c-di-GMP-I riboswitch aptamer from a Desulfobacterales bacterium, 79 nucleotides, folded computationally. Of the family's consensus pairs, 95% are formed in the model. Its mean pLDDT, the model's own confidence on a scale to 100, is 81. It was read from a public genome assembly, where an Rfam model found it. The organism belongs to Desulfobacterales, within Bacteria. Its Rfam family is "c-di-GMP-I riboswitch aptamer". Its family is annotated with cyclic-di-GMP binding in the Gene Ontology. Rfam describes the family as follows. GEMM was predicted in a large-scale screen for bacterial structured RNA regulatory elements.

[in-house]
RNA sequence: CUUGUCGAAGGGCUAACCUCUCGUAAGGGCGGGGCGCAAAGCUAUCGGUCCGGCUUAGACGGACAGCGGGGCUGCGAGA
Numbered sequence: 001c002u003u004g005u006c007g008a009a010g011g012g013c014u015a016a017c018c019u020c021u022c023g024u025a026a027g028g029g030c031g032g033g034g035c036g037c038a039a040a041g042c043u044a045u046c047g048g049u050c051c052g053g054c055u056u057a058g059a060c061g062g063a064c065a066g067c068g069g070g071g072c073u074g075c076g077a078g079a
Base pairs, nucleotide, nucleotide: 002079003078012037013036017032018031020029021028022027035066041072042071043070045069046068047067048064049063050062051061052060054058
């Protein structure tokens, strides 16, 4: 430098749910809490799903990264 998972070591994140809070909503934030996760780190780029008003065709706006693909980055064993 490349690769990356046999058991590990050091660790990390945090689902549902609950308190408070933001938002029309989907959903988001702090805290508690852990179903789980080798990228459950980042990214709305491509699909997909969800919400919104106008329409009831569609287009537009918003959300989801723990729905799948892609892009970027990272720890360790081993080679």